This is a predicted structure of a 532-nucleotide part of an RNA (small-subunit ribosomal RNA, 5' domain) from a bacterium. Rfam family: Bacterial small subunit ribosomal RNA. Its family is annotated with structural constituent of ribosome and ribosome in the Gene Ontology.
Context: one part of a larger RNA
C1' cells in the first nucleotide's frame, strides 16, 4: 500500500449486483424438506344432496372417490457440514489382458404353456400404547415349476494373436428367460398401434481396483514390523490381491527419515507480490469423508445407507412400570457458546430433479422476497449570479485579518425520496379442433409437423414510462509536533491525560482538553484482529 465471511465506536438518504454461525460434528420445541404410478391388482367407505318409508329402515349420487393393502419405480440423486483422515484421501499422468453397469440409444431374438400362495378383507384375541397372533377368503406386470432359446455361462478339445495367468475364432456336452396393460377394427377366428417385459451384443454413462510422481511440522521421537514379506493349496469378491484361513520360508521397511507425536479435509482456485515467492482453501466449481457415539449387516444395478432396519452406549420424551418413542452437520427457527452472522416468508410460473402414457402430482434443489452499510458499485443531499466582503464567532500589533460568494437575496432545474396514472419481458409449454406426413387391411386409433381458438407468473402492480408539487425530506467521521496534507487562542501545570515509532505535559503546550480556523476521505470514517 491492498485485502477481509470481519467485529466495534460514531454516523447514516436512495438502488444494483453479491454475502452473511469463521465459536458448541453443543442440544432441539414446532412446521415443512421423497414421493408417485387405478393405463400392474384385488377391494373398497363416509359426509352432503335427492327419492321411498311401516320411522326400524332402505335405494340412487356423491364414486374409475377418499383412506388404507399388495406391486413397479424413485427413496444411493439433489441438500448440509469437515468431526475424522498425512492417506492412492486429493492433484496429475497413466492401467484394467483383474472389473461392474438400473434408467437411455442402436442392433439380433423371443414374450409358449401351467401351478402354488398372500397382504387387503372378514371373525377371534393380547396390549395403556407402540405393535402384535391366529383361522378363514382373493388377485396381480407378486412368487413358483414346465417348454423353447443364440454369438450368454460352465466343462473337454483345436486353432489364432500374445505371453505371466491370457485375447480372439471354432467343434461337442450340460446350464439358464420372459408379464402384461391400453386404444381402434372384427365374421369372435384374428389383425393392428403404443407403452411394458425377456435373453444377447454395441455404445453412452457411471463406478470399483492397481501403478509412477507430487502433497505440512518436529530427530529434544532411530529403529519398526508375527499376517508382519514372499510362497503353495484352499475361501472369498463384479474383479488383482495376506483380502481371509491351513502350512513352508524368513523375510518386509529405515537418515533419499521408517515409526512415533502434533497440526490439517484435498484442489481448480483465492489475497499479496513487477515477478519468483509467501499466506489461504468463505461463498462458486471438481474429489473426499461424515450423518447422536461406536459396531454389523439386509434390499438392491449402485449404500453397508443424514430424514431405512438390527445391536450396544450416553442424553431427551411418553407409561397402567410389564414397555415403547427419538436423532436439524436439510429449510426456517430456539436455547447456548461468543466479539459476531437472517424469515418459525412466498412459488412451483421458470431451470433442473423423481414417478406416470398423459393430464398432472411431489420438490425449504431451485426461483424470488424479507434482514444487516457486511463488501462491491452508481446516484442524491442542488445549480447559476451574488460585496455594504453584512451580523455573528474566532484571532488581533485594533490598523485589520478570516469564517467567505460561504450566508441573505434574484433566477433557475427536478436526479432519488413522497403522491397520482399507465405498465412489461421472463411463456417454452398445455389443451380442443383443423389440415399435411408416418403406421396400418383401414379414411379408426397412435404418433410428429404446422396452423386457429383458449389457457399458465411466485417475483408484482415490481422493474419502466409519463404527470404534479416543490430546494424543499437526505453529512459524516478521523486527523493537523516529525514521519504525515493540515496552526491559532484558551484551559491544564510531570497533574489531568496523549502516544503507531521518535516522544508530549514540571506556567505562554502548533503533541492533552475545549474553541476557531485548517487538511484528508466520504453514506461513510476511524479503531482492533488476521494475511501479503
Nucleotide at each position: 500500500g491492498a485485502a477481509c465471511g470481519a467485529a466495534c465506536g460514531c454516523u447514516g438518504g436512495c438502488g444494483g449486483c453479491g454475502u452473511g454461525c469463521u465459536u458448541a460434528a453443543c442440544a432441539c420445541a414446532u412446521g415443512c424438506a421423497a414421493g408417485u404410478c387405478g393405463a400392474a391388482c384385488g377391494a373398497g367407505a363416509a359426509c352432503g344432496c335427492c327419492c321411498c318409508u311401516u320411522c326400524g329402515g332402505g335405494g340412487g349420487u356423491u364414486a374409475u372417490u377418499a383412506a388404507a393393502g399388495u406391486g413397479g419405480c424413485g427413496g444411493a440423486c439433489g441438500g448440509g457440514u469437515g468431526a475424522g483422515u498425512a492417506a492412492c484421501g486429493c492433484g496429475u499422468a497413466g492401467g484394467u489382458a483383474a472389473u461392474c453397469u438400473a434408467c437411455c440409444u442402436a442392433g439380433c431374438a423371443g414374450c409358449g404353456g401351467g401351478g402354488a400362495a398372500u397382504a387387503a378383507c372378514a371373525c377371534u384375541u393380547g396390549g395403556a400404547a407402540a405393535c402384535g397372533a391366529g383361522u378363514g377368503c382373493u388377485a396381480a406386470u407378486a412368487c413358483c415349476g414346465c417348454a423353447u432359446a443364440c454369438g450368454u455361462u460352465g466343462g473337454u478339445c483345436c486353432c489364432u494373436c500374445a505371453u505371466a495367468a491370457g485375447u480372439g475364432g471354432g467343434a461337442c456336452c450340460a446350464a439358464g428367460a420372459a408379464a402384461g396393460a391400453g386404444g381402434g377394427c372384427u365374421u369372435c377366428g384374428g389383425c393392428u398401434c403404443u407403452c411394458a417385459c425377456u435373453g444377447c451384443u454395441a455404445g453412452a454413462u457411471g463406478a470399483g481396483c492397481c501403478u509412477g510422481c507430487g502433497u505440512c511440522c518436529c530427530a529434544u521421537u532411530a529403529g519398526c514390523u508375527a499376517g508382519u514379506u514372499g510362497g503353495u493349496a484352499g475361501g472369498g469378491u463384479a474383479a488383482a490381491a495376506g483380502c481371509c484361513u491351513a502350512c513352508c520360508a524368513a523375510g518386509g521397511c529405515g537418515a533419499c527419515g521408517a515409526u512415533g507425536g502434533g497440526u490439517a479435509g484435498c484442489u481448480g482456485g483465492u489475497c499479496u507480490g513487477a515477478g519468483a515467492g509467501g499466506a489461504u482453501g468463505a461463498u462458486c466449481a471438481g474429489c473426499c469423508a461424515c450423518a447422536c457415539u461406536g459396531g454389523a449387516a439386509c434390499u438392491g444395478a449402485c449404500a453397508c445407507a443424514c430424514g431405512g432396519u438390527c445391536c450396544a452406549g450416553a442424553c431427551u420424551c411418553c407409561u397402567a412400570c410389564g414397555g415403547g418413542a427419538g436423532g436439524c452437520a436439510g429449510c426456517a427457527g430456539u436455547g447456548g457458546g461468543g466479539a459476531a452472522u437472517u424469515u418459525u416468508g412466498c412459488g412451483c410460473a421458470a431451470u433442473g430433479g423423481g414417478g406416470g402414457a398423459a393430464a398432472c402430482c411431489c420438490u425449504g434443489a431451485c426461483g424470488c422476497a424479507g434482514c444487516g452499510a457486511c463488501g462491491c458499485c452508481g446516484c442524491g443531499u442542488g445549480a447559476g449570479c451574488g460585496a455594504a466582503g453584512a451580523a455573528g464567532g474566532c484571532c488581533u500589533u485594533c490598523g485589520g485579518g478570516u469564517u467567505g460568494u460561504a450566508a441573505a437575496g434574484c433566477u433557475c432545474u427536478g436526479u432519488c425520496a413522497g403522491c397520482a396514472g399507465g405498465g412489461a419481458a421472463a411463456a417454452a409449454g398445455g389443451u380442443u379442433g383443423u389440415u399435411u406426413g408416418g403406421u396400418u387391411a383401414a379414411u379408426a386409433c397412435c404418433c410428429a409437423a404446422a396452423u386457429a381458438g383458449c389457457u399458465u407468473g411466485a417475483u408484482g402492480g415490481u422493474a419502466c414510462c409519463u404527470g404534479c408539487a416543490g430546494a424543499g425530506g437526505a453529512a459524516g467521521c478521523a486527523c493537523c509536533g516529525g514521519c504525515u496534507a493540515a496552526c491559532u487562542c484558551u484551559g491544564u501545570g510531570c497533574c489531568a491525560g496523549c502516544a503507531g515509532c521518535c516522544g508530549c505535559g514540571g506556567u505562554a503546550a502548533u503533541a492533552c482538553a475545549g474553541a476557531g480556523g485548517g487538511u484528508g476521505c466520504u453514506a461513510g470514517c476511524g479503531u482492533u484482529g488476521u494475511u501479503c